[in-house]
Context: one part of a larger RNA
């Protein structure tokens, strides 16, 4: 000198963009953070609407609960673990899986039994638990066909493996659109596995028995001690193995001329991990934060028999601690789920608020003004200084305040037309193009315009050398200063005031830390 997720003190006018529990991966009260589809289904819990004998029927631009479908594996969060094929980089994968999605072929034919849900009913304090009778489906199972698939082969062949329908359209078979099935291929995600890189300590020197490898079998989507049976005695090490400690790893990021060296907060990538342990289910995908089983802390609830629950989401409390914000609007952009859609869900995300934390930008006025006023300081008592600095005059009005006007962000969607196009007996519909078309949380907010009046806005640190700025008085090795040297024992330029000076300037100084 330069940086910071900083803090502390003294001061603070405005905007604009970024940042904020680096500590206790501690515990956690309240809300809300994952739902969606009635165009898969049986219904009718509530509201609408209608009709009624008032008892209840009916409807469907409606829909609680259920069964089914899809998501819930994304998104968000955090660094405990982890020196590790975990990251990086280059590769492999003739050793693998991929739901939606896109191309292609080729189909979709017939059957059938449940069972939630309602009804009735018993236990239970609850949470929730039985029993009986019923009912559907794009749930469940069958049987047929399957050139490809998959097994098996003697290469002739022989075995086995599906499915599902809802919306519109037109009505005489159909046709169209979204599903569905099968194979193949692609996109995408994923899993394996390998070359080199990855932090300290030899006051850690030997570590190892599924441990090295083979051979049969298992297992897995797949490779392989991954498992097991059996055989052989391997295989790591001073090129530093085991061990012990510390650490999530890059891309970056601070520094530096660079070589390097410290860091890995915020943004992106990848990895781990969800009270703490272990464990499978379901699924294309998980060994799953906000799912399930079990065990431990711990907290609540209980009629003592039993139950409940997991903020390292987003607010927010409590405790720690130098220290780190709202229990806010909103889905109006962008992405994400579901839906044919209209939408509905999104504490992701868009914004607002706090906080000088940081970085950047503007103000705090501007010209003129000498008898160099008052007043302070200092004096050799002449004067010098603050000082053009005030006052006084003349002008301006960013910011601020008050008033008026006022955006961009909004693309389109549904739907309406309009031209073209393929296909088709026609209609729906389908593909391209145009034109209309609703919708803004921020927020009356940028901005722009008037008004008023200098009017509401300067402070902090240092002036012995280093290092830019000095003097008066008080103090008397005392107060006290101090980053080194050193300063103070009666004229201290070093203490502690004031006046003047130097720097910085909404900040400025100190303290930690990194080069």
């Nucleotide at each position: 000198g330069a940086g910071c997720g900083a803090a502390c003190g003294u001061u603070g006018g405005c905007g604009g963009g970024a940042u904020g529990u680096u500590u206790u991966a501690a515990g956690c009260a309240u809300g809300c953070a994952a739902g969606u589809c009635g165009a898969g289904c049986g219904g009718a819990a509530a509201g609408g609407u209608c009709c009624u004998u008032c008892g209840g029927g009916a409807u469907a631009c409606u829909c609680g609960a259920g069964c089914g479908g899809c998501g819930a594996a994304c998104u968000g969060g955090u660094g405990a673990g982890u020196a590790a094929c975990g990251c990086g980089u280059a590769g492999a994968u003739u050793a693998u899986c991929u739901g939606c999605c896109u191309c292609a072929u080729a189909g979709a034919c017939u059957g059938g039994g449940a069972u939630a849900g309602c009804c009735a009913u018993u236990g239970g304090a609850a949470a929730c638990a039985g029993u009986g009778a019923u009912u559907a489906a794009u749930a469940c199972c069958g049987g047929a066909u399957a050139u490809u698939g998959u097994c098996u082969u003697u290469c002739g062949a022989g075995a086995u493996g599906a499915a599902a329908g809802g919306c519109g359209c037109g009505u005489u078979u159909g046709c169209g659109c979204c599903a569905c099935u099968a194979u193949g291929a692609g996109a995408u995600g994923a899993g394996u596995c390998u070359g080199c890189g990855u932090c300290c300590u030899a006051u850690u020197a030997g570590c190892u028995u599924g441990u090295u490898g083979g051979u049969g079998g298992g297992g897995u989507a797949a490779u392989g001690g991954c498992c097991u049976a059996c055989c052989a005695a391997g295989g790591c090490g001073a090129c530093g193995a085991u061990a012990g400690g510390u650490a999530g790893c890059c891309g970056g990021c601070c520094u530096g001329a660079g070589a390097g060296g410290g860091u890995g907060a915020a943004c992106g990538g990848c990895c781990a991990c969800a009270u703490u342990g272990g464990g499978a289910c379901u699924g294309a995908g998980a060994u799953a934060c906000g799912g399930c089983c079990c065990a431990g802390a711990c907290u609540c609830c209980u009629a003592c028999g039993g139950g409940a629950g997991g903020c390292a989401g987003c607010a927010g409390c409590u405790a720690a601690g130098a220290a780190u914000a709202u229990u806010c609007c909103g889905c109006a952009a962008u992405g994400g789920g579901c839906g044919a859609a209209a939408g509905c869900c999104u504490g992701a995300c868009g914004g607002a608020g706090c906080a000088a934390u940081c970085c950047c930008g503007c103000g705090u006025g501007a010209g003129u003004g000498a008898u160099g006023a008052a007043g302070g300081c200092c004096c050799u008592c002449g004067g010098g200084u603050c000082g053009u600095a005030a006052a006084a005059c003349u002008c301006u009005u960013u910011c601020g305040g008050c008033a008026g006007g006022g955006a961009a962000g909004a693309a389109u969607a549904a739907g309406a037309u309009c031209a073209g196009g393929a296909g088709g007996a026609a209609a729906u519909g389908c593909c391209u193009g145009g034109u209309c078309g609703a919708u803004g949380a921020c927020g009356g907010u940028a901005c722009c315009u008037g008004c008023a009046g200098a009017a509401g806005a300067a402070g902090c640190a240092c002036c012995g050398a280093c290092u830019a700025a000095u003097u008066a008085c008080g103090u008397g090795c005392c107060a006290g200063c101090a980053g080194u040297c050193g300063c103070g024992g009666u004229a201290a330029u070093a203490c502690g005031u004031a006046a003047g000076g130097u720097g910085c300037a909404a900040a400025c100084g100190u303290u930690g830390c990194u080069c």